[in-house]
RNA sequence: UUCCGAAAGGGCAAAACCGUCGUGAGGCGGUGACGCAAAGCCACGGGUCCGCGUGGAGCGGGCAGCCGGGCUGCCGAA
Numbered sequence: 001u002u003c004c005g006a007a008a009g010g011g012c013a014a015a016a017c018c019g020u021c022g023u024g025a026g027g028c029g030g031u032g033a034c035g036c037a038a039a040g041c042c043a044c045g046g047g048u049c050c051g052c053g054u055g056g057a058g059c060g061g062g063c064a065g066c067c068g069g070g071c072u073g074c075c076g077a078a
Stems, first nucleotide, its partner, number of pairs: 011036002016031006034065001040071003044068003047063006
């Protein structure tokens, strides 16, 4: 220095409810806590959800707490 991560200090915030934006998936704020050592950031690949298209092909949008990948990161016992 790097890998693993006990302890300590803390951090984030699922579902649901309320308000609000959106055709919608869903986003934002508040309450709330299912969980998370990257549940910090990125839509690059896969997957999936929504809209358009009669359907198909396709086009556009969403999910980072679906998986993989990229960047960065507090503490550091055995």

Overview
The RNA shown here (c-di-GMP-I riboswitch aptamer) has 78 nucleotides and comes from Desulfoglaeba alkanexedens ALDC. The coordinates come from a structure-prediction model, not an experiment, and the mean pLDDT is 87. The model forms 95% of the base pairs in the Rfam consensus. The organism belongs to Desulfoglaeba alkanexedens, within Bacteria.